Glycine riboswitch aptamer from a Bacillota bacterium, 108 nucleotides, folded computationally.

């Protein structure tokens, strides 16, 4: 089920930070490429808190279970953090939100 989550395509919206400097390029410019410095977080990527699980040791009159304490390992979120990648006028891209279409087949 008159079709949830989720995926894809199209479409509307969509922030931030030098349209700086040097070199190449050119008749001269621009685009583009490279370099150095500065900056941004919302492609992607990476990190972890509470807490959960396991192991070891200690604790109780003794043993076991449980509880508590200490140590170690693994799992564990983001729009938080990092700034690898990417970006830093416009264009393009962009997490995320809405609409339409297709797939999908039940999240809550």
């Nucleotide at each position: 089920a008159u079709g949830a989550a989720c995926c894809u395509g199209c479409u509307g919206g969509g922030a931030g930070a030098g349209g700086g400097c040097c070199u190449u390029g050119u008749u001269g410019a621009a685009a583009a490429a490279g370099g150095a410095c500065g900056c941004c977080g919302a492609a992607g990527g990476a990190g972890c808190a509470a807490u959960c699980u396991c192991c070891c040791g200690g604790u109780u009159g003794u043993g076991g279970c449980g509880g508590c304490c200490g140590g170690g390992a693994g799992g564990g979120a983001a729009a938080c953090u990092c700034u690898c990648a990417g970006g830093u006028a416009a264009c393009a891209g962009c997490a995320c939100c809405g609409g339409c279409a297709g797939g999908g087949g039940a999240c809550g």

Taxonomically the source falls in Bacillota (Bacteria, Bacillati). The prediction has a mean pLDDT of 76.